[in-house]
């Protein structure tokens, strides 16, 4: 970097430095920001994807264990710590206005993105 799978309305911030934009990209909306955002570092925390340990059950086995499922813990590797992935954009379905806008609202699927695990 590419592909596959899973998840994305829950959760969790202080300090120091910096100094102007930031919220992935395009457009629109909305929001954060000199009461210092964003970013970097330190510390703390959140979560449980991986991993370690422990418990329970099932299967294989036949007393050594293996696999699978669930749970506990929070050891390891990541990740995360404004707002749903901040919201909308494409398709489909339904409702409403009533024939006007490809309009408004709701749901759902996709696309794009993020993170994890695996493969190359």
């Nucleotide at each position: 970097u590419a592909c596959u799978u899973a998840u994305c309305c829950a959760g969790a911030a202080a300090g120091a430095c910096c100094g102007a934009g930031g919220g992935a990209c395009u457009g629109g909306g909305c929001c954060c920001u000199a009461u210092g955002a964003c970013g970097u570092c330190u510390u703390a925390g959140c979560a449980u994807c991986c991993u370690a340990u422990c418990c329970u059950g099932a299967u294989c086995a036949g007393c050594a264990g293996a696999u699978c499922a669930g749970g506990a813990c929070g050891u390891u590797g990541u990740g995360c710590u404004a707002a749903a992935u901040c919201c909308c954009a494409g398709g489909c379905u339904g409702a409403c206005c009533g024939c006007a806008g490809c309009g408004u609202c709701a749901g759902u699927c996709a696309a794009a993105g993020a993170u994890a695990a695996g493969u190359a």
Model confidence (mean pLDDT): 83 of 100.
Predicted 3D model of a 120-nucleotide RNA (SAM riboswitch aptamer (S box leader)) from a Cyclobacteriaceae bacterium.
Taxonomically the source falls in Cyclobacteriaceae (Bacteria, Pseudomonadati, Cytophagia, Cytophagales).
Of the family's consensus pairs, 97% are formed in the model.